[in-house]
Record summary: This is a predicted structure of a 101-nucleotide RNA (SAM riboswitch aptamer (S box leader)). It matches the Rfam family "SAM riboswitch aptamer (S box leader)". Rfam describes the family as follows. The SAM riboswitch is found upstream of a number of genes which code for proteins involved in methionine or cysteine biosynthesis in Gram-positive bacteria. It was read from a public genome assembly, where an Rfam model found it. The coordinates come from a structure-prediction model, not an experiment, and the mean pLDDT is 86.
RNA sequence: UUCUUAUCAAGAGAAGCGGAGGGACUGGCCCUGUGAAGCUUCAGCAACCAACAUAUUGUCAGGUGCUAAAUCCAGCUAGCGAAUAGCUAGGCAGAUGAGGA
Numbered sequence: 001u002u003c004u005u006a007u008c009a010a011g012a013g014a015a016g017c018g019g020a021g022g023g024a025c026u027g028g029c030c031c032u033g034u035g036a037a038g039c040u041u042c043a044g045c046a047a048c049c050a051a052c053a054u055a056u057u058g059u060c061a062g063g064u065g066c067u068a069a070a071u072c073c074a075g076c077u078a079g080c081g082a083a084u085a086g087c088u089a090g091g092c093a094g095a096u097g098a099g100g101a
Stems, first nucleotide, its partner, number of pairs: 001101008013042005021031003025075004043067003047064003051059003071093001076090005
């Protein structure tokens, strides 16, 4: 990088450096000098894997991951609908884990 598969309305932030962006993409809507991204330290969460147990669950925090907002909302198709409103179902895309190439 790519394939398969599971999950994605729960949960969890402070400090130092830094100094203008960030929320994948597009549109919207947000966050941000009351300090964005990034880096470091410490702390926390517990989704998957591992381990353990009294095993539809629980414990643990070793591996990966995560710590604004539902994956922030929508994007394509279908249904309901007077509707370019709204709602519902499925999909696309994305993220993360596990396994494979």